[in-house]
Context: one part of a larger RNA
RNA sequence: CUGCAGUUAAAAAGCUCGUAGUUGGAUCUUGGGCUCAGGCUGGCGGUCCGCCGCAAGGCGCGCCACUGCCCGCCUGGCCUUCCUCUCGGUCUCCGCCCGGUUCUCUUGACUGAGUGCCGGGCGCGGCCGAAACGUUUACUUUGAAAAAAUUGGAGUGUUCAAAGCAGGCCGUGAGCCUGGACAGCAGAGCAUGGAAUAAUGGAAUAGGACCUCGGUUCUAUUGCGUUGGUUCUCGGAACUCGAGGUAAUGAUUAAGAGGGACUGACGGGGGCAUUCGUAUUGCGGUGUGAGAGGUGAAAUUCUUGGAUCGCCGCAAGACGACCGACUGCGAAAGCAUUUGCCAAGAAUGUUUUCAUUAAUCAAGAACGAAAGUUAGAGGUUCGAAGGCGAUCAGAUACCGCCCUAGUUCUAACCAUAAACGAUGCCGACUGGCGAUCCGCCGGCGUUACUCCAAUGACGCGGCGGGCAGUCUGCGGGAAACCAAAGUCUUUGGGUUCCGGGGGAAGUAUGGUUGCAAAGCUGAAACUU
Numbered sequence: 001c002u003g004c005a006g007u008u009a010a011a012a013a014g015c016u017c018g019u020a021g022u023u024g025g026a027u028c029u030u031g032g033g034c035u036c037a038g039g040c041u042g043g044c045g046g047u048c049c050g051c052c053g054c055a056a057g058g059c060g061c062g063c064c065a066c067u068g069c070c071c072g073c074c075u076g077g078c079c080u081u082c083c084u085c086u087c088g089g090u091c092u093c094c095g096c097c098c099g100g101u102u103c104u105c106u107u108g109a110c111u112g113a114g115u116g117c118c119g120g121g122c123g124c125g126g127c128c129g130a131a132a133c134g135u136u137u138a139c140u141u142u143g144a145a146a147a148a149a150u151u152g153g154a155g156u157g158u159u160c161a162a163a164g165c166a167g168g169c170c171g172u173g174a175g176c177c178u179g180g181a182c183a184g185c186a187g188a189g190c191a192u193g194g195a196a197u198a199a200u201g202g203a204a205u206a207g208g209a210c211c212u213c214g215g216u217u218c219u220a221u222u223g224c225g226u227u228g229g230u231u232c233u234c235g236g237a238a239c240u241c242g243a244g245g246u247a248a249u250g251a252u253u254a255a256g257a258g259g260g261a262c263u264g265a266c267g268g269g270g271g272c273a274u275u276c277g278u279a280u281u282g283c284g285g286u287g288u289g290a291g292a293g294g295u296g297a298a299a300u301u302c303u304u305g306g307a308u309c310g311c312c313g314c315a316a317g318a319c320g321a322c323c324g325a326c327u328g329c330g331a332a333a334g335c336a337u338u339u340g341c342c343a344a345g346a347a348u349g350u351u352u353u354c355a356u357u358a359a360u361c362a363a364g365a366a367c368g369a370a371a372g373u374u375a376g377a378g379g380u381u382c383g384a385a386g387g388c389g390a391u392c393a394g395a396u397a398c399c400g401c402c403c404u405a406g407u408u409c410u411a412a413c414c415a416u417a418a419a420c421g422a423u424g425c426c427g428a429c430u431g432g433c434g435a436u437c438c439g440c441c442g443g444c445g446u447u448a449c450u451c452c453a454a455u456g457a458c459g460c461g462g463c464g465g466g467c468a469g470u471c472u473g474c475g476g477g478a479a480a481c482c483a484a485a486g487u488c489u490u491u492g493g494g495u496u497c498c499g500g501g502g503g504a505a506g507u508a509u510g511g512u513u514g515c516a517a518a519g520c521u522g523a524a525a526c527u528u
């Protein structure tokens, strides 16, 4: 690993990106033929056997052996569809040529044909050897190799057994016979057959393949009577330099994989600016006049120095009611007045383009509610801490009054939440139904201008993609429940993280980040 779990029992990183790693779509040689070779099973015969018969012949079963034909199976070879190239050797078989020769037939004639034998040469094939070079591996087969003891296991009456490697036989002597097996021995390495599967390579600026011719450079075997010099011819090697030719000349497809371009829309997605709304509180003016607040009931509190309440204004800082939903957008956190600007985005549509570019991800990085920290701005409301009033046995609370930090904005930190769908991401498959959002498509529908067109809104049907719902279970589950939490003992699609009784404990210590608060990483003793 086979072979566990992760909604709620322990458990999926808050979210996205991302390198190493791991994994990765389809596609290229299938088939046909050779009455080829060997082996095997079977069938039908023959030789053989038995019976009947004088014989011809007929019948039967046997099938030990040999053998003819046929069907089938297995293995191998050859062709379609070529492992080659060079050199050397070898053998007998084969084919061809030459020379000599035996025999047979033949001819006027060693004239011709055939058949052998000997010698020589060439070629094909087999075998052996050397050299060149051939896409490379994984996988698998077989073999060699791999100490013994151990293990499994064969044989053997240690009296049985654990063991041991012994022992057995009769004719009793110069006695004889038999064992001391076999298997297994990961992985790696070596040799070998296979070629499915999985990788990998080749020809795209042709420096591509093959053939022919030419050139350049080197070499010096052969040749022109001999020797020497120089050059040349032939031969050999290199350069690949030039020209030409041959070929079906050489680019798989376009994934209900992915990326890009285009497209008209869409969205409370983001940033910056702008604008509006009432409320709240404060202030000013004005009116009224005794209470107002608040509560279960009260009090603290405000109030003739005019509270509360009403009207008219002004200012400030927050917030964005109704519309507002089992609706939208965003990676998540999150996002809701108007308008403008800026860049971005999913989805739809597409007879567009590239052609594997992909999926998931240690390290690493961006974003990350609220609270908190630092420095400014601003401080309407609310309001930790604090102070009061109540309640109470007590109340350091719940209720009420006041109020600091804070709540808001800017610039920087922090990096955590029941950051929840308590449910990783990508891909495939497996049930209905009706709504809804976005895009597209279709038509004898309704309506709006206004008469028909166009167009818009609505209605009907379909396609793709979302947020959800409902029914059902032939699926699952401990159940609650779940179209995913299904396709799981009939267990393997890819990939990441993470859990292993409860506490001690997310503590101690160490490391690291942070201004701090704290975060990340993270035990044990002991206890049960």
Stems, first nucleotide, its partner, number of pairs: 004499001006497001007480002012496001014367001016365002021360003026252001031080004036076005042070006048062001049060004084132001086130005094123008103114003136199003139194002142191002151183002155165002167177003170173001209246006215239005223232001257357001258354003262349001266345001270342004276320002280316008291302002328335002372413006382406001386402004424495003428487002431471003436466007445458004475482002501528003510521004
This is a predicted structure of a 528-nucleotide part of an RNA (small-subunit ribosomal RNA, central domain) from Pisaster brevispinus. Rfam family: Eukaryotic small subunit ribosomal RNA. The family is grouped with related families in Rfam's "SSU clan". Rfam 15.1 lists 75,755 matches to the family in 2,556 species. Lineage of the source: Eukaryota > Eumetazoa > Deuterostomia > Forcipulatida > Pisaster.